[in-house]
RNA sequence: GCUGAUCGCGCGGGAGAGUUCCGGCGAGUCGUCUCUUGAGACGGAUCGCCGGGCGCCGAAGGAGCAACCGCCCCGGAAUCUCUCAGGCCAAUGGACCGCGUGGGUCGA
Numbered sequence: 001g002c003u004g005a006u007c008g009c010g011c012g013g014g015a016g017a018g019u020u021c022c023g024g025c026g027a028g029u030c031g032u033c034u035c036u037u038g039a040g041a042c043g044g045a046u047c048g049c050c051g052g053g054c055g056c057c058g059a060a061g062g063a064g065c066a067a068c069c070g071c072c073c074c075g076g077a078a079u080c081u082c083u084c085a086g087g088c089c090a091a092u093g094g095a096c097c098g099c100g101u102g103g104g105u106c107g108a
Stems, first nucleotide, its partner, number of pairs: 003107004007102007018054001020053008029044007055088003061084001062082003068076003
């Protein structure tokens, strides 16, 4: 100096599963009724928040087994498995992949 691996940062791509049921509260909106014509009551749908139930997904994280690897005390280990957590309109998040970049470490 080049290149590979790894770590951080930036950009792009990135799946799956209920926009389910019930209750409470709030907001604006539609309809009906009452009367003192301005307010109240009732009902329907929409949105937001909270709580509960059942179903489901897995690719943040977590846990378990293991091919395999190191090595023989044992340790590392997944896209497999489990769903504690997380998620089931969109958004956010998202394993992983690609490009760029930074310095550190390791290897050739």

Glycine riboswitch aptamer from Novosphingobium lentum NBRC 107847, 108 nucleotides, folded computationally.
It matches the Rfam family "Glycine riboswitch aptamer". For this family Rfam cites "A glycine-dependent riboswitch that uses cooperative binding to control gene expression" (Mandal et al., Science, 2004).
The prediction has a mean pLDDT of 77.
The sequence was found by an Rfam model in a public genome assembly.
Lineage of the source: Bacteria > Sphingomonadales > Sphingomonadaceae > Novosphingobium > Novosphingobium lentum.